[in-house]
RNA sequence: UUUCCGAAAAGGUAAACUCUGGGUAACCAGAGGGCACAAAGCUAUGGGUCCUUUCUGAAUCAGUCCUUUUGAGAAAGGACAGCCAGGCUAUCGAA
Numbered sequence: 001u002u003u004c005c006g007a008a009a010a011g012g013u014a015a016a017c018u019c020u021g022g023g024u025a026a027c028c029a030g031a032g033g034g035c036a037c038a039a040a041g042c043u044a045u046g047g048g049u050c051c052u053u054u055c056u057g058a059a060u061c062a063g064u065c066c067u068u069u070u071g072a073g074a075a076a077g078g079a080c081a082g083c084c085a086g087g088c089u090a091u092c093g094a095a
Stems, first nucleotide, its partner, number of pairs: 005093002012037002017032006035082001041088003045085003048080009058070002
């Protein structure tokens, strides 16, 4: 010096929840808060989960012309990096 690794110290991030604002929603931003985190920094490339719209079947409500709800599949658009891989970058230094 590099890679693995993760004791200590310094500093860092911030889950649930609450309030305010934005968004149809998933969720996001700010303030409080602190469960945790050595990449809980960045990145939607692959998988995954979630949301919305449209379409196609099925079941269902309703009762005569206008449709309710549920679930499945497909397509499109989105959200999540604190779900897992991949890519890029990074603080400290005991064993």

The RNA shown here (c-di-GMP-I riboswitch aptamer) has 95 nucleotides and comes from a Thermodesulfovibrionales bacterium. Model confidence (mean pLDDT): 83 of 100.